Background: A computed fold for a 98-nucleotide RNA from a marine eukaryotic metagenome, annotated as SAM riboswitch aptamer (S box leader). Of the family's consensus pairs, 97% are formed in the model. Its mean pLDDT, the model's own confidence on a scale to 100, is 83.

[in-house]
Order: sequence, then structure tokens, then C1' cells
RNA sequence: CUUAUCAAGAAAGGUGGAGGGAUUGGCCCUUUGAAACCUUGGCAACCCCCUUUGAGGGAAGGUGCUAAUUCCAUUACGCAUUAUUGUGUUUAGAUAAG
Repeated sequence: CUUAUCAAGAAAGGUGGAGGGAUUGGCCCUUUGAAACCUUGGCAACCCCCUUUGAGGGAAGGUGCUAAUUCCAUUACGCAUUAUUGUGUUUAGAUAAG
């Protein structure tokens, strides 16, 4: 850079000791223990494997994930509207494959 997906799903322990949820705002989580690292699990099924070519199944391996819809909004352009809300596409971000 290209393509696909992002309303589902899934936690305990150890070290550690104050931050974390990408940015900004909001709102949350957190000393009843944040980030990070380690161990053991789990989820999912992108790559992968099998049957097959409508699709279905599997989970050994490579990633990923395991509070809240990508937590909500965010950038741009619309639509509706009780005029400050709703909504569509897009942007941004994350992950995978190339």
C1' cells in the first nucleotide's frame, strides 16, 4: 500500500507498584492492585488442515483476542428533526493475509 473483518465470544495465578481504556473530549476501570512481564487456561477461526466445490467440519501449528459495540463521540459529506438529537456513508484506529 491492497483486501477482508470489527453489535458475538473468552480468565485465574505469580512478579510488579500507579496508572490504563490509540489521539482529543466525555464517560469509565484501577491500591478490593493500573501498565508491563511470566505461567497455565479459554475464545475465535485470518492463515492453516480435512471433506468437498453449495458449503460444512477441525484446532496440531503461525498470529490475534480474553471490562464496557472499536466504551461513546471524533474528520468530511449528507438525510431526518420537536433544534438538539437521531441516522447513513466516510475518515481514523485495531487485527489478519498478501